[in-house]
This record gives sequence, C1' cells and structure tokens, in this order.
RNA sequence: GGGUAUCCGUUGGGGUGCCCGCAGGGCUGAGAGACCAUAGUGUCAACCCAUCGAACCUGAUCCGGUCAGCACCGGCGGAGGGAACGGAGAUGUCAGGGCU
Repeated sequence: GGGUAUCCGUUGGGGUGCCCGCAGGGCUGAGAGACCAUAGUGUCAACCCAUCGAACCUGAUCCGGUCAGCACCGGCGGAGGGAACGGAGAUGUCAGGGCU
C1' cells in the first nucleotide's frame, strides 16, 4: 500500500400467512403493525435484504413426507428473475520498500 470480516451513512428493494372467532384470541416467523369522512396500485412504522444478491418474486392452485391448517423437512434448484453507492476498518493475509 492492496483487499477481507465487520461497522456506519444515504439511497433503494421486499413480504405480511394459517387456525378458532361476535368480540377477541392462538400458531409460525426477523417481520403477520398502525392510521383513515376517501379502504387504496394509499400513508407511516418496524423488520429483513441490496449483485460475494435463497430478502423477495416466477414456475406454483407444483411433487414427496408431515400437520387440523399454516408452518416445517426434502425435491424442483445454485433453475429463471431480483434492489448499490459512499465512508470507516481490525487480527490475520497478500504485495512492495527501508534498517540491522
């Protein structure tokens, strides 16, 4: 000096399911939230993710297991898509130089 883990900022991307139900509760999950004379392709919040990209979408009302159902496990599958810039920056590592 380079680059890395990691951290910060700005910007951007994304989802909101299942069960009982009058109310209201329960489950999974990082996240299942709030607001409204307009109920939406709305606004805000939290959370997750941003190319080293399994956040999320498509295939998919998919296939096998499993569950009351969602969830979960395996497959599909490292398949097709998918939102980035700036700053800081170790231990160690790589490259170069100096002295003994």
A computed fold for a 100-nucleotide RNA, annotated as TPP riboswitch aptamer (THI element). The sequence was found by an Rfam model in a public genome assembly. It matches the Rfam family "TPP riboswitch aptamer (THI element)". The family has 115 seed sequences and 16,130 matches in Rfam 15.1. Rfam's curators write: Vitamin B(1) in its active form thiamin pyrophosphate (TPP) is an essential coenzyme that is synthesised by coupling of pyrimidine and thiazole moieties in bacteria.